[in-house]
RNA sequence: UGAGAGGUAGCUCAAUGGCAGAGCGGCGGCCUGUUAAGCCGAAGGUUGUGGGUUCGAGUCCCACCCUCUCAG
Numbered sequence: 001u002g003a004g005a006g007g008u009a010g011c012u013c014a015a016u017g018g019c020a021g022a023g024c025g026g027c028g029g030c031c032u033g034u035u036a037a038g039c040c041g042a043a044g045g046u047u048g049u050g051g052g053u054u055c056g057a058g059u060c061c062c063a064c065c066c067u068c069u070c071a072g
Stems, first nucleotide, its partner, number of pairs: 001071007010024004018055001027041004048064005
């Protein structure tokens, strides 16, 4: 430099162009002599950045940034 894959909650990952979710973690509560385990609850998001298309974009298009793989 070229080709491909990826970037969404603290972490691992979902989401057919139509209300952004789950598990784990953290927080509060119940339970327990205490911890762990178990149960319940609430919180937590500029969907990498900037544009475009559309009534509507995490999703489609363009540029850029970052990570990984392959080629040179």